[in-house]
Molecule: small-subunit ribosomal RNA
Organism: uncultured bacterium
RNA sequence: AGAGUUUGAUCCUGGCUCAGGAUGAACGCUGGCGGCGUGCCUAACACAUGCAAGUCGAACGAACCUAAUCUUCGGAAAGGGUUAGUGGCGCACGGGUGAGUAACACGUAGGUGACCUGCCCCGAAGUGGGGGAUAACUUCUCGAAAGAGAAGCUAAUACCGCAUAUGCUCAGCCAUUCAGUUGGUUGAGUAAAGCUCCGGCGCUUCGGGAGGGGCCUGCGUCCGAUUAGCUAGUUGGUGGGGUAAUGGCCUACCAAGGCGAUGAUCGGUAGCUGGUCUGAGAGGACGAUCAGCCACACUGGCACUGACACACGGGCCAGACUCCUACGGGAGGCAGCAGUGAGGAAUAUUGGUCAAUGGGCGAAAGCCUGAACCAGCAACGCCGCGUGAGGGAUGAAGGCCUUCGGGUCGUAAACCUCUUUUCUGGGAGAAGAGACAAGGACGGUAUCCCAGGAAUAAGUCUCGGCUAACUACGUGCCAGCAGCCGCGGUAAAACGUAGGAGGCAAGCGUUAUCCGGAUUUACUGGGCGUAAAGCGCACGCAGGCGGCUGCGUAAGUCGGACGUGAAAGCUCCUGGCUCAACUGGGAGAGGUCGUUCGAAACUGCGCGGCUUGAGGUUGGAAGAGGAGAGCGGAAUUCCCGGUGUAGUGGUGGAAUGCGUAGAUAUCGGGAGGAACACCAGUGGCGAAAGCGGCUCUCUGGUCCACACCUGACGCUCAUGCACGAAAGCGUGGGGAGCAAACAGGAUUAGAUACCCUGGUAGUCCACGCCCUAAACGAUGUCAACUGGUUGUUGGGUUUUAAUUAACUCAGUAACGAAGCUAACGCGUGAAGUUGACCGCCUGGGGAGUACGGCCGCAAGGUUGAAACUCAAAGGAAUUGACGGGGACCCGCACAAGCGGUGGAUGAUGUGGUUUAAUUCGAUGCAACGCGAAAAACCUUACCCACCUUUGACAUGGCAGGAAGGUCUCAGAGAUGGGAUUGUGCCCGAAAGGGAACCUGCACACAGGUGCUGCAUGGCUGUCGUCAGCUCGUGUCGUGAGAUGUUGGGUUAAGUCCCGCAACGAGCGCAACCCUUGCCAUUAGUUGCUACGAAAGGGCACUCUAAUGGGACUGCCGGUGACAAACCGGAGGAAGGUGGGGAUGACGUCAAGUCCUCAUGGCCCUUAUAGGUGGGGCCACACACGUCAUACAAUGGCUGGUACAGAGGGUUGCCAACCCGCGAGGGGGAGCCAAUCCCACAAAGCCAGUCGUAGUCCGGAUCGCAGUCUGCAACUCGACUGCGUGAAGUCGGAAUCGCUAGUAAUCGCGGAUCAGAAUGUCGCGGUGAAUACGUUCCCGGGUCUUGUACACACCGCCCGUCACACCAUGGGAGCGGGUCUCGCCAGAAGUGGGUAGCCUAACCGCAAGGAGGGCGCUUACCACGGCGGGGUUCGUGACUGGGGUGAAGUCGUAACAAGGUAACC
Repeated sequence: AGAGUUUGAUCCUGGCUCAGGAUGAACGCUGGCGGCGUGCCUAACACAUGCAAGUCGAACGAACCUAAUCUUCGGAAAGGGUUAGUGGCGCACGGGUGAGUAACACGUAGGUGACCUGCCCCGAAGUGGGGGAUAACUUCUCGAAAGAGAAGCUAAUACCGCAUAUGCUCAGCCAUUCAGUUGGUUGAGUAAAGCUCCGGCGCUUCGGGAGGGGCCUGCGUCCGAUUAGCUAGUUGGUGGGGUAAUGGCCUACCAAGGCGAUGAUCGGUAGCUGGUCUGAGAGGACGAUCAGCCACACUGGCACUGACACACGGGCCAGACUCCUACGGGAGGCAGCAGUGAGGAAUAUUGGUCAAUGGGCGAAAGCCUGAACCAGCAACGCCGCGUGAGGGAUGAAGGCCUUCGGGUCGUAAACCUCUUUUCUGGGAGAAGAGACAAGGACGGUAUCCCAGGAAUAAGUCUCGGCUAACUACGUGCCAGCAGCCGCGGUAAAACGUAGGAGGCAAGCGUUAUCCGGAUUUACUGGGCGUAAAGCGCACGCAGGCGGCUGCGUAAGUCGGACGUGAAAGCUCCUGGCUCAACUGGGAGAGGUCGUUCGAAACUGCGCGGCUUGAGGUUGGAAGAGGAGAGCGGAAUUCCCGGUGUAGUGGUGGAAUGCGUAGAUAUCGGGAGGAACACCAGUGGCGAAAGCGGCUCUCUGGUCCACACCUGACGCUCAUGCACGAAAGCGUGGGGAGCAAACAGGAUUAGAUACCCUGGUAGUCCACGCCCUAAACGAUGUCAACUGGUUGUUGGGUUUUAAUUAACUCAGUAACGAAGCUAACGCGUGAAGUUGACCGCCUGGGGAGUACGGCCGCAAGGUUGAAACUCAAAGGAAUUGACGGGGACCCGCACAAGCGGUGGAUGAUGUGGUUUAAUUCGAUGCAACGCGAAAAACCUUACCCACCUUUGACAUGGCAGGAAGGUCUCAGAGAUGGGAUUGUGCCCGAAAGGGAACCUGCACACAGGUGCUGCAUGGCUGUCGUCAGCUCGUGUCGUGAGAUGUUGGGUUAAGUCCCGCAACGAGCGCAACCCUUGCCAUUAGUUGCUACGAAAGGGCACUCUAAUGGGACUGCCGGUGACAAACCGGAGGAAGGUGGGGAUGACGUCAAGUCCUCAUGGCCCUUAUAGGUGGGGCCACACACGUCAUACAAUGGCUGGUACAGAGGGUUGCCAACCCGCGAGGGGGAGCCAAUCCCACAAAGCCAGUCGUAGUCCGGAUCGCAGUCUGCAACUCGACUGCGUGAAGUCGGAAUCGCUAGUAAUCGCGGAUCAGAAUGUCGCGGUGAAUACGUUCCCGGGUCUUGUACACACCGCCCGUCACACCAUGGGAGCGGGUCUCGCCAGAAGUGGGUAGCCUAACCGCAAGGAGGGCGCUUACCACGGCGGGGUUCGUGACUGGGGUGAAGUCGUAACAAGGUAACC
């Protein structure tokens, strides 16, 4: 510090996600040791049991125990100890918790002239003399208990008078102070306690201090405006009360204030801080442990005591709950330490000690102390250590992988040597304990020494990318994984397992949460034309900001000093534990802080001046600016009348409609409403909405010119207020045309639409509402600055002969420099460079929806969420593809023609059906006479039956034998049995061995037309023989990419030329190759032959086959740009690629083929392999493709007669001749072929016949008889003869081929093959018609345009409906919480009152009084009750829309001109 993810790719915007750190954690797996920390985050839920606050006998009486001593021996008793009670001090500290609290609660800085303070310290003064009670105790009574009552006795440092008064308090007066301060003076009032070990310790009053507390104030301190108004003790004053003290704190009266958009009130949430975590920082989140403050102590209320409390382990009352009970009544409060239950994902021992530190009491010893110090449990965290170290290669065994060679685990192990942290055993053994002494829970702990022995000690997560780390097997969209993208549908580095590897390590992962990354709320540090985002527009209060200049001031600002910002923490330095964690010491840092001194530039404030901002006066100017009134002509419609007759109108085409009752058309007259042609213009005006005939009246703003005036009067603007298209609403008018709704006619599968005929609201006017638009320049207003060019509107200056030209201000347009921008684009009218102010945005959907508020008559508007859901949604540009977009061009693409198919019969292939099987594949073009150049057996892969199991075939081992041949039996055959014959080749003297072959045995293996063409190679089809497809360098662009390859011409062609930021190159095109057409040369046998034939000669010709020539737009004319090229012509056998073929760019279709072959993986192995016989591939209601033959006279039949080319032939072609009607048979010559044979070509031509008919057409089908091939023609061959003689009379919609030696037509040959073509591949014969042309159909190419497509239009995608699930709104209501208002009620307590009762101290001789208590009463008030309202949560029949789901239904709305442009 970044990365992944939107796309085919790109840049941008933007969200989601990850890598880091952290935790009081929890969960999963695992676990050796030690140190230091930490440990109920949930139910402030309920608590059994024990402990957590006592102490003092030196305050007091008393009881008991002990006992020196004394003794009359009964006992007495100093002293010591223990203790209930009275009394003193403490219990307000320490410890716990965070419920409440948004507050002077906390933090920080101050104030207190408005205050208090026990114990402690310093100082001053005092401590005299009396009195009356009461607990304990005794007796009695009540009660189950808790406890209570009565009578009697007694003490004090308990209580109460009196005396004294340094002082203190109060009141008055004087002085002082801003102030309740201080000083003086007068008067009134006011204290005390004793104990003692004789040292002291106490007590009272006053002053001061220290420490502690109370109160007040400035500033800071969460979210919500869908909380906007709140407030009657409320705000202030006066008097009084109350308090330690100020104060509406309380009360009476008076006034009517106080708070609030700088957010009152209300609601929600929350203890605050030092700090902690994170972050570069600014910030953000948090507030465990430790420390400071606050609040609370079962819930609510209340006071008492006291220096301090409204009191955690005190009291009273009320309530809930629990317990005891004799039912009458009582007791209790773990949010102290342990512990229990419950809740929960989750959090410890009913431990030890007061040794240390600290606290309470005490004179002290001491006692108490769950504070504290320790130990226990827990990997909960941080830190440290270990699980061994060195050597050791046959690279062991074993595992895994493998290309079978090997690789890897791996020096790892074994083995040898060494060490002992840790472990076990034994021994020694602390510090912590300050000055005399005592005192150690921890603890026989830490630590040290010795011995033993590598001994006791490694896991966990991950390995597709991000992100370090890869293979095998299993699984087969299953099981599963997943933080995001995404993996898994038979070769998964993503699931599971194994091996290996990587990371971390006594831990490792996961989950949760916070910060970071996120500049993704932007102060540092973002944006708003099109991505989310400028309010529709103006005016304008508050607010913010503000021209030049002088003086003053010092609020902001800047600087210095002082104070403070607790400790701990953090940072730096430096010490202590072996190191570290941890911890000691020193320093630093930390504030929007306070006080004070100073500066005066800038801002503010006060005063003064200025003119450039702003405004005014004067003079001109333009204009659909606004409002009202009046007037005008053209046109539509309607009415009346005339002329006139059959149609009109409308459309893609029609129909509805109108018209013989006279329309349309045309002429004349009239009525009425609305809108104003031409002018008219990217012209004008207005803030925007908007404004268009002419005239008048009223009226707003703007611009220009020159001079003068005012003197900053300005800019922007939350709330507010005015205006605001169309549609819509209300009332009243008006209504010609147009026209939602509606009706009819069409279209259509439907057509609630588009089109047509009608037609009502409305459109118009007046008044009143509504307040929204893609209200757009998708661009807020104002100001300043920053190159230019051109057009145009208004004004002005100068100039010109000129409305000629130049300049200038204000508008409005086009293009463009710099600059900006993601790009597109913007560009002095900025989206440039800056300033001021306002508004707005923060992923998509849900949703501009719901609820609430406000506005509205309504429609609705405005403000405006959440749950849930997705990983995208989006902008600009790029390359393609596509378009019922455009331009250009080509092709038998159409058109023009010729002949067919579709109808019939047959052949053949396919589908379907059937079957034991009808083997398999090919399926739009580009499957269907295709693989198959040939299924009777074989082929053959299918079915049935019968057999074989190392196999029909390959290699290897062992044993035997050569191999092979012949005969015979069983069987359908494969096969099995028997008999017989036979010995080879090479080496070697021989023995023997070897090679090949056969048989048997066993195992490795063979075998598979079994699966996957979506794992593949190879081959092929197709677009398409279309003219395209790319690269290098350069240039342009942030980039994908572009350029080149586009443009102007031209071509069959990216063919060539020209131009050009391109210059070149490659694969394609063309050419080179084959064939055909002409000629030449050479060569002639089997060919040819002028020699009469043969023989023989010859090689001119035909021909054969080899080499050359020839054609190149080369020549001429024209066109063109002087080019390329095109058109015409000459010559020539051939002319513009002469004809034909071979040749198929980058790529597309997961196209076809695992059944040609090859091949990965999977599967079968007495079978999915192999063999044999038979059957099937040939089936047949049907459908389709491709063909053959026909339907006839341009023909059929009969007779005669002529002319090819290219092929094939020894398992062959087969002549002559003979036989047969014929297929054929016999026969055997010739030929391994320019020699012989197949082999007579047919159409044609010459004659004859038939005469338009189901025929002398047509030949299917069937019968009979034969021939041939073959082991065998039944299923299932071809052919021959005789007989039979079906459909069919030219074929609906639709559709195919062909542009010249072509179509059409005619025959011939070959491959395959024993036999078996109507198929296929070739060959020649005869031999046409037509092409105006490119509008249309199909396919293709180039350029351009739009796009929401990229699996690319067979694309994408919208809404209803149906089903399931989820969250949510409404909802008759129902239930709960909370707040508030009114009323009732009123415990305890405090204050007030007091007529009843009681009463020791003081007064009084007494009666009695003062004072006090109880009771009663009253004010306030908790709980409680009734009623109303607000708010919030839960729930609710039914209901609304929303979201998400597998391949549902209906349509086709949008994206292309999306087929009616889309949208608001």